[in-house]
Molecule: c-di-AMP riboswitch aptamer (ydaO/yuaA leader)
Organism: Bacillota bacterium
RNA sequence: CAAGUGAAAUCUCCGAAGCCCGCUGAGGCGUGGGGGACCCAAUCUCUCGGGGUGAAUCUUAGCCCAUAAUAGAAGGCUAAGUAGGGCGACUUGGACGUCCGAACCCGUCAGCUAACCCCAUAGGAGUGCUCCAAGCGUAUUU
Numbered sequence: 001c002a003a004g005u006g007a008a009a010u011c012u013c014c015g016a017a018g019c020c021c022g023c024u025g026a027g028g029c030g031u032g033g034g035g036g037a038c039c040c041a042a043u044c045u046c047u048c049g050g051g052g053u054g055a056a057u058c059u060u061a062g063c064c065c066a067u068a069a070u071a072g073a074a075g076g077c078u079a080a081g082u083a084g085g086g087c088g089a090c091u092u093g094g095a096c097g098u099c100c101g102a103a104c105c106c107g108u109c110a111g112c113u114a115a116c117c118c119c120a121u122a123g124g125a126g127u128g129c130u131c132c133a134a135g136c137g138u139a140u141u142u
Stems, first nucleotide, its partner, number of pairs: 011126004018029003030121006040111001049109001050106004058081007084100005090135006
């Protein structure tokens, strides 16, 4: 000097998941979600139910289920896509690049919904930090 690994702090990213106080309990503010009238909507569900959080839906193919043979529902796994979503360190729009496209919960039950009622305020991570336009801001110089 370079590379790699680990730790701490700052900063940053996904997400509602932040701040204050404190006995680190409770609580308050903020943020997010659910239930819940008239009216409106809907004529729905009845088991292969239905619904919720979330960007995370849907399609095709193969295999399993699976049988003596043929065919087959729902479901599971894999692959390739996809509705949709994030990031590229001020904001917005565009280009390009890069990634995600899960998981969980309610328990037969819920459309919207004022009043009202209930719940959450976690967890995880570290850029592929590029370009154009407009805007805002800071610093320096005059």